[in-house]
Context: one part of a larger RNA
Molecule: small-subunit ribosomal RNA, central domain
Organism: uncultured bacterium
RNA sequence: CUGGGCGUAAAGCGCUCGUAGGCGGAUUCUUAAGUCAGAUGUGAAAUCCCUGGGCCUAACCUAGGAACUGCAUCUGAUACUGGGAAUCUUGAGUAUGGUAGAGGGAAGUGGAAUUUCUGGUGUAGCGGUGAAAUGCAUAGAUAUCAGAAGGAACAUCAGUGGCGAAGCGACUUCCUGGGCCAUAACUGACGCUGAGGGGCGAAAGCGUGGGUAGCAAACAGGAUUAGAUACCCUGGUAGUCCACGCCGUAAACGAUGAAAACUAGGUGCUAGGGUUUACUUUAGUGCCGCAGCUAACGCAUUAAGUUUUCCGCCUGGGGAGUACGGCCGCAAGGCUAAAACUC
Numbered sequence: 001c002u003g004g005g006c007g008u009a010a011a012g013c014g015c016u017c018g019u020a021g022g023c024g025g026a027u028u029c030u031u032a033a034g035u036c037a038g039a040u041g042u043g044a045a046a047u048c049c050c051u052g053g054g055c056c057u058a059a060c061c062u063a064g065g066a067a068c069u070g071c072a073u074c075u076g077a078u079a080c081u082g083g084g085a086a087u088c089u090u091g092a093g094u095a096u097g098g099u100a101g102a103g104g105g106a107a108g109u110g111g112a113a114u115u116u117c118u119g120g121u122g123u124a125g126c127g128g129u130g131a132a133a134u135g136c137a138u139a140g141a142u143a144u145c146a147g148a149a150g151g152a153a154c155a156u157c158a159g160u161g162g163c164g165a166a167g168c169g170a171c172u173u174c175c176u177g178g179g180c181c182a183u184a185a186c187u188g189a190c191g192c193u194g195a196g197g198g199g200c201g202a203a204a205g206c207g208u209g210g211g212u213a214g215c216a217a218a219c220a221g222g223a224u225u226a227g228a229u230a231c232c233c234u235g236g237u238a239g240u241c242c243a244c245g246c247c248g249u250a251a252a253c254g255a256u257g258a259a260a261a262c263u264a265g266g267u268g269c270u271a272g273g274g275u276u277u278a279c280u281u282u283a284g285u286g287c288c289g290c291a292g293c294u295a296a297c298g299c300a301u302u303a304a305g306u307u308u309u310c311c312g313c314c315u316g317g318g319g320a321g322u323a324c325g326g327c328c329g330c331a332a333g334g335c336u337a338a339a340a341c342u343c
Stems, first nucleotide, its partner, number of pairs: 004314003007297002012311001014200004021193003025088007033081002035077008049065006091190001092187003095183005103176007110154001115149007125136002162168002205246006214240002219235004257310006265288010292299002316343003325336004
């Protein structure tokens, strides 16, 4: 290198757009680059192989042949691939008419609850736990009623329901992306994948400025305990929230890359169309199940089945996703990525 693999054994980039490249629908004509056939030239000798010969054999030497699977030129072939020309509509896209949705952004509004403050009623406890204590409370707490302030989150609806690539739940308005269905009007292969590259990217974290009700790393105290830098309790700061800018990672999971075709069925849900009666069709989402596959578990038209195209990745455990170097970052750190040694 070939061969073999990637749901759980090592292995699918977190996701997407897209450059180069790779691959690419139907028909006709043409070309003859790839491809195929023939011829000519060349492919040094030696070596290798075959048949002989020479040393007593062998190694070795030697003669002839074959081979040198290659390259160049010429002449042909034209199925397939490529190039050129023309045409087509099934792939792809556009248009028109519908349709569902927590898809995204901005502004405004709402009620329940927690907390705090003010006032009223009211009196000795409250709170907390396995049990306690720290804590709060006669300077009047807890409870209860009324009022006010402020921040954050949106009960029920709620559903293996919906939309989206991660993620998204109060309501209203404005702006806005995508999907799906029907019609088959238009374009006429415009497609698929995608090394580099660009963009998006939970939580935590960082910078500047706000905000801070609840919760709560750190921290303090009380318990528990042999100890208790914990689990439990009382407090409590960053943070959680907003604006702008970074970070770029997750068990970023379906641990399953994208696209296309084909291959028994049954049943539920969601959104359309036809028929409005059964039924049928398209897209999605679940469960069960045949063939087949799988080491097994299981997967099974939403494949892990049967095939094709392109990309990514794996090659014993530890050392190590570390060191060094480079690139990125304000930092934290991220990306790329070894070896010695050892079992």